The RNA shown here (c-di-GMP-I-GGC riboswitch aptamer) has 75 nucleotides and comes from Sulfurovum sp. Of the family's consensus pairs, 95% are formed in the model.
RNA sequence: AUUGAAAAAGCCAAACCCUUCGCGAGGAGGGGACGGAAAGCCAUGGGUCUCAUGAAGAUCGCCAGGUUACCAAUA
Numbered sequence: 001a002u003u004g005a006a007a008a009a010g011c012c013a014a015a016c017c018c019u020u021c022g023c024g025a026g027g028a029g030g031g032g033a034c035g036g037a038a039a040g041c042c043a044u045g046g047g048u049c050u051c052a053u054g055a056a057g058a059u060c061g062c063c064a065g066g067u068u069a070c071c072a073a074u075a
Stems, first nucleotide, its partner, number of pairs: 001074004011036002016031006034061001040067003044064003047059004051054001
């Protein structure tokens, strides 16, 4: 650097429920586990969504990109 998740150590946590913040999309904490090899981070491009319609906001577990990283194998 590339590939992969077979093994090992682990990690994250969908829907849903409770509490809470927000006009809202949605966010946060706890429970929970559909799944994930970056389901870590970034709103840069596109998509989708929201509203108080803007060079506004949300979504990275929608796609792409950037960037960082455990283990194994290969070079």
Lineage of the source: Bacteria > Pseudomonadati > Epsilonproteobacteria > Sulfurovaceae > Sulfurovum. It matches the Rfam family "c-di-GMP-I-GGC riboswitch aptamer". Gene Ontology term of the family: cyclic-di-GMP binding. The prediction has a mean pLDDT of 84.